[in-house]
RNA sequence: GAGUUGGCCAGACAGUCGCUGUCGGCGCGUUAUCGUCACCGAUAGAGGAAAGUCCGGGCUCCACAGGGUAGGGUGACGGCUAACGACCGUCCGCCGCGAGGCGAGGAACAGGGCCACAGAGACGAGUCCGCCGUGGCCUGCGCUGGUUUUAUUGGCGCAGGAUGCGGCGGGGUGAAACGCGGCAACCUCCACCCGGAGCAACACCAAAUAGGCAAGCGAUGACGUGACCCACCGAGCUUGCGGGUAGGUGGCUAGAGCGUGCGGGCAACCGUACGUCGAGAGGAAUGACUGUCACGGCGGCGCAAGCUGCCGACAGAACCCGGCUUAUCGGCUGACUC
RNA sequence: GCCGGAGUAGCUCAGCUGGUAGAGCAGCUGAUUUGUAAUCAGCUGGUCGGGGGUUCGAUUCCCUUCUCCGGCU
Numbered sequence: 001g002a003g004u005u006g007g008c009c010a011g012a013c014a015g016u017c018g019c020u021g022u023c024g025g026c027g028c029g030u031u032a033u034c035g036u037c038a039c040c041g042a043u044a045g046a047g048g049a050a051a052g053u054c055c056g057g058g059c060u061c062c063a064c065a066g067g068g069u070a071g072g073g074u075g076a077c078g079g080c081u082a083a084c085g086a087c088c089g090u091c092c093g094c095c096g097c098g099a100g101g102c103g104a105g106g107a108a109c110a111g112g113g114c115c116a117c118a119g120a121g122a123c124g125a126g127u128c129c130g131c132c133g134u135g136g137c138c139u140g141c142g143c144u145g146g147u148u149u150u151a152u153u154g155g156c157g158c159a160g161g162a163u164g165c166g167g168c169g170g171g172g173u174g175a176a177a178c179g180c181g182g183c184a185a186c187c188u189c190c191a192c193c194c195g196g197a198g199c200a201a202c203a204c205c206a207a208a209u210a211g212g213c214a215a216g217c218g219a220u221g222a223c224g225u226g227a228c229c230c231a232c233c234g235a236g237c238u239u240g241c242g243g244g245u246a247g248g249u250g251g252c253u254a255g256a257g258c259g260u261g262c263g264g265g266c267a268a269c270c271g272u273a274c275g276u277c278g279a280g281a282g283g284a285a286u287g288a289c290u291g292u293c294a295c296g297g298c299g300g301c302g303c304a305a306g307c308u309g310c311c312g313a314c315a316g317a318a319c320c321c322g323g324c325u326u327a328u329c330g331g332c333u334g335a336c337u338c
Numbered sequence: 339g340c341c342g343g344a345g346u347a348g349c350u351c352a353g354c355u356g357g358u359a360g361a362g363c364a365g366c367u368g369a370u371u372u373g374u375a376a377u378c379a380g381c382u383g384g385u386c387g388g389g390g391g392u393u394c395g396a397u398u399c400c401c402u403u404c405u406c407c408g409g410c411u
Stems, first nucleotide, its partner, number of pairs: 001338009011293007019045007027037001028035002047314001051325002054323005059198004065225001066230004071194005076090004091105001092103004106189002111187002113183003123179001128171002130168006137161010202250004212241006224232001257276008295312007339410007348363004357394001365381005387403005
């Protein structure tokens, strides 16, 4: 100098005015517990991704979930975990000089399917070409026989051509060339996993009210389960018309929680001791301004030191948690490679 | 909160059981015409939204992500 990989921070302090939650006080209502509004005071108030909703769980309900089919997913070996396709270790394959990075990494004698172009041939078989041996055929030449000569015909030898059979060898193409080829992120087979829905789940309180009319399904089992069948349960259910209404509370943040130390383990992770509480709204608060200092970028003045102006990444909780991915101005730091 | 679909030339769309992407309109050139339009002939134009993987080979298969549209409550 060029890179690889891991971790951390997400300006600091002070003040003013607002917003949401909690607690306390005063006033009001209530017999009281208590409730609520106004005011006052105290205190807390977004993130590393709160995002995408891509995986996995907790929680709630449906029968705490049963059997089968369909469907979906995963796939080396071992570990970790509540669980996982996440994570950790090792092996193997590919890429990189390297540190490192990527990998859905079982099975192709269970079966089906595909393999463009090139190549003789792409899985069906066999032979496009070359060489050797051999059988018959054709052509030419030479020798010789029949025939009085020419013509014609038979035999033998040599050369050439096409061909049948047998053997041997390769040629080049391509990812793969006869070997039980390559592709299973094509269907499929094997092993394992997955019931469905989602806090708008669900529970409680309460208002209105008449549960009215019509049609359909139903003890030959409807509805209840959101793919279907069986199994379970057992009496109502669905649709249309008409009428009526008012919402509120809980779930709701103390949790597979966080920090530090120690111990075990290569690591992911686990155990233990101490400390700590860090939002809980509901059309949805977490904001705005001022001052000082610091960092970065841009601009101006100045020889320089320096002075001064402007700007400050991505982005906003909505039941919770473990991962993955994506966005992100910048800053700090560990290890390693060339 | 739950779920589905689309992205291909400047525009509108084909192409899907993997084999180097086409059509119409638009644009350019030439012909025709006095000239223009129409018509005829020819040509140009593509990171197949981005990234990664499987495969000999990916628009196509798989994963992830971005943008847009739609449905239920």
Predicted 3D model of RNase P RNA and transfer RNA as a complex of 411 nucleotides. It holds a member of the Rfam family "Bacterial RNase P class A". The coordinates come from a structure-prediction model, not an experiment, and the mean pLDDT is 76.